[in-house]
């Protein structure tokens, strides 16, 4: 100074005027009335993909179907999430990714090509007999293919083969030593029969249902026929409730009002402790929307950010670095609805941090 990785912050400020929403206080002519005070959209509110709070189902307990998840050891209220680490795989590195339990329980799937692709092969070539047709013997050498029953060298054969040997590479077994483990490192022994399981399949380990339009209350109003004998929040079954003035089921009728639910919570910030780190204890402080055709805005005005062009100055040995003025233009992605932890997706600019590599100069 330049590329590049990997994390984290901000994303508009400040004022005049008018105008919305909630809570609480007063006051009144008791009406969405007036007044004061205090609050009043996000890091993603989006997707609705996942876990749960919480509310209902006269059992929610058992099985089956069906779904998820899949390395280890931790975190959490929990998960498919987070954090360390392991193994595989890329990349010069930092660093990224993860389709990670099982192909020796079955089943399948790999065109074409090629002699031969699951328990397979002899086109083309080596060798041996043989006058010849042709017989035997080989898979080491050549083609085909994405892949062809380990590789490299020697020995030994007729001529070849792990057939012998010597490093080596993969697998599978004991042993040592680390590790809490997944593993990893060493030494010895046998073996050379492959991929997919994000194909079905097997193991493992988890799952009741529905869902704030949950539910609870209050007011209005009206019109009630039929059918069944069963009905219990995905289907099935087994148990277990409930039930005939009951219940489901179908046709049709009223009501579209209000109030809770509805915001103090697995909360937010600050310190200390412990841990590699998700994170957790302990003190302290705060209270930070709550709407229902659904509030947060409409205007002026300065200021701040980028970007282009123009001028001026300063520092540096240099590579360059920084500061003031003028004009232009432009400021992303986007709006809560019962809440929370998380994923993913969008995002103009800008700031910070640490880390890998490369050039120059000292």
């Nucleotide at each position: 100074g330049g590329g590049g990785c990997u994390g984290g912050c901000c994303g508009g400020g400040g004022g005049g005027c008018c105008g919305c929403u909630c809570a609480c206080u007063u006051c009144c002519u008791c009406g969405c009335g007036a007044a004061g005070u205090g609050g009043g959209a996000g890091g993603a509110a989006a997707g609705u993909c996942c876990g749960g709070a919480c509310u209902c189902c006269a059992c929610a307990g058992g099985g089956c179907a069906g779904g998820a998840u899949g390395g280890u050891c931790g975190c959490u209220a929990a998960c498919g999430g987070c954090g360390a680490c392991c193994g595989a795989g890329g990349g010069a590195a930092a660093c990224c990714u993860u389709c990670g339990g099982g192909a020796c329980a079955g089943u399948g799937c790999a065109a074409c090509a090629g002699a031969a692709a699951g328990c397979a092969g002899a086109c083309c070539g080596c060798c041996g007999c043989g006058c010849g047709a042709g017989c035997g013997g080989c898979a080491a050498g050549g083609g085909u293919g994405a892949a062809a029953c380990g590789g490299u060298g020697a020995g030994g054969u007729a001529a070849g083969a792990g057939c012998u040997c010597a490093c080596c590479a993969g697998c599978g077994g004991c042993g040592u030593g680390g590790g809490u483990g997944a593993c990893c490192a060493c030494g010895c022994c046998g073996c050379u029969c492959g991929g997919c399981a994000a194909a079905c399949c097997c193991c493992a380990u988890c799952c009741g249902g529905a869902g704030c339009a949950a539910g609870a209350c209050c007011g209005c109003g009206c019109a009630g026929g039929g059918a069944g004998u069963g009905g219990g929040u995905c289907g099935c079954c087994c148990g277990c409730c409930c039930a005939a003035u009951a219940c489901u089921c179908c046709c049709g009728g009223g009501u579209u009002g209000g109030u809770c639910g509805c915001a103090c919570g697995a909360g937010g910030c600050g310190g200390u402790c412990g841990g590699c780190a998700a994170c957790g204890a302990c003190c302290g402080u705060c209270c930070c929307a709550g709407a229902u055709g659904g509030a947060u805005g409409g205007u002026c005005c300065c200021c701040c950010c980028u970007g282009g062009c123009c001028c001026u100055c300063g520092g540096g040995a240099g590579a360059c670095c920084g500061a003031g003025g003028g004009c232009c233009a432009g400021g992303a992605c986007a709006g809560a609805a019962u809440c929370c932890g998380g994923c993913u997706u969008a995002c103009a600019g800008g700031c910070c941090a640490g880390c890998c590599c490369c050039c120059u100069c000292g």
Notes:
This is a predicted structure of a 362-nucleotide RNA (Bacterial RNase P class A) from a Deltaproteobacteria bacterium. It matches the Rfam family "Bacterial RNase P class A". The family's RNA type in Rfam is ribozyme. It was read from a public genome assembly, where an Rfam model found it.